[in-house]
Context: one part of a larger RNA
RNA sequence: CCCUCCUUAAGGAACUAGGCAAAAUAGUCUCGUAACUUCGGGAGAAGAGACACCCCUGAGCGUGAAGGAUGAACAUUUGGAGCGCAUGGGGGUCGCAGAGAAAUGGCUCUAGUGACUGUUUAACAAAAACACAGGUCUCUGCUAAGCCGUAAGGCGAAGUAUAGGGGCUGACGCCUGCCCAGUGCCGGAAGGUUAAGGGGAGAGGUUAGCGCAAGCGAAGCUUUGAACUGAAGCCCCGGUGAACGGCGGCCGUAACUAUAACGGUCCUAAGGUAGCGAAAUUCCUUGUCGGGUAAGUUCCGACCCGCACGAAUGGCGUAACAACUGGAGCACUGUCUCAAGGAGGGACCCG
Numbered sequence: 001c002c003c004u005c006c007u008u009a010a011g012g013a014a015c016u017a018g019g020c021a022a023a024a025u026a027g028u029c030u031c032g033u034a035a036c037u038u039c040g041g042g043a044g045a046a047g048a049g050a051c052a053c054c055c056c057u058g059a060g061c062g063u064g065a066a067g068g069a070u071g072a073a074c075a076u077u078u079g080g081a082g083c084g085c086a087u088g089g090g091g092g093u094c095g096c097a098g099a100g101a102a103a104u105g106g107c108u109c110u111a112g113u114g115a116c117u118g119u120u121u122a123a124c125a126a127a128a129a130c131a132c133a134g135g136u137c138u139c140u141g142c143u144a145a146g147c148c149g150u151a152a153g154g155c156g157a158a159g160u161a162u163a164g165g166g167g168c169u170g171a172c173g174c175c176u177g178c179c180c181a182g183u184g185c186c187g188g189a190a191g192g193u194u195a196a197g198g199g200g201a202g203a204g205g206u207u208a209g210c211g212c213a214a215g216c217g218a219a220g221c222u223u224u225g226a227a228c229u230g231a232a233g234c235c236c237c238g239g240u241g242a243a244c245g246g247c248g249g250c251c252g253u254a255a256c257u258a259u260a261a262c263g264g265u266c267c268u269a270a271g272g273u274a275g276c277g278a279a280a281u282u283c284c285u286u287g288u289c290g291g292g293u294a295a296g297u298u299c300c301g302a303c304c305c306g307c308a309c310g311a312a313u314g315g316c317g318u319a320a321c322a323a324c325u326g327g328a329g330c331a332c333u334g335u336c337u338c339a340a341g342g343a344g345g346g347a348c349c350c351g
Stems, first nucleotide, its partner, number of pairs: 001346008010337002014335001019332001027051005036041001038171001052093006060085004067078004094098001106330007113322002118130002134169007146155003172317004177247003182244002184240005191235003197229002202224005209216002248266005275309001276306001287303005
């Protein structure tokens, strides 16, 4: 010096990113216990007191001997001794200390998030992530949809729409606004477009023949091939947002000023409703005001100028719950002011 422990004057979080670590709390009985609440909880809330041993007393509870009564007997009944359990009352004894050791909750206030128990990155993340009951949309009529497999076949299911698959949301309470122009999905079939196929006009090659030649050229074979016909799809016409998604700008105006209920104008499919809001979202920003502190970039309550909240990619609340994340306090402490002493094991020396 390192590791694991023990103790510490005065102070008591001044330490630190952060009370990390440590300390403190702790058992049983009695008393007592707030806001809030889904009336179950919260709650061991919080906060108090008692606790050893000896003697006396003792209601109560359990067990129930001897003896007595009845009976032919089995037995029934009465009887209460003894023993055991244990709350209480009175008196006394000892120690610094009586839950005498070990083991054995620290607590409170406030906010965020997720309802909850659960699950997860085996070996750096346990969470606000996943799941969840509940909600909703959608597909599926049974040889179901969906999935695995080349197939046979299997799962779904020896189930049958109160069932099964998929998507989103995520207890509960109050709610869930506007836009169907784009994309998707569903429905429609008049018109446009449209494949193979059908169709075969026409054209080219070849050559019997004709012609003096240039050339023309039947049939056959062959290479092509227009019109016309031709489904779904797409275009088109509607619907649909708990489908993917989206939810404006400028200017003016009131008898102080300021502001603008009001008006004008441009654009749009429609211009963000309720609720919430410097927020796990706010750049400017340590916004401004209030609270808490002697002092507060954090925190809590407000305001609204929302750079860039917003309604099942759910909005806002919410009792209970949490090895979750902020803020404050009580208790407690070597975390610190500021370090000291001690124990054991290493390191080190000798063998």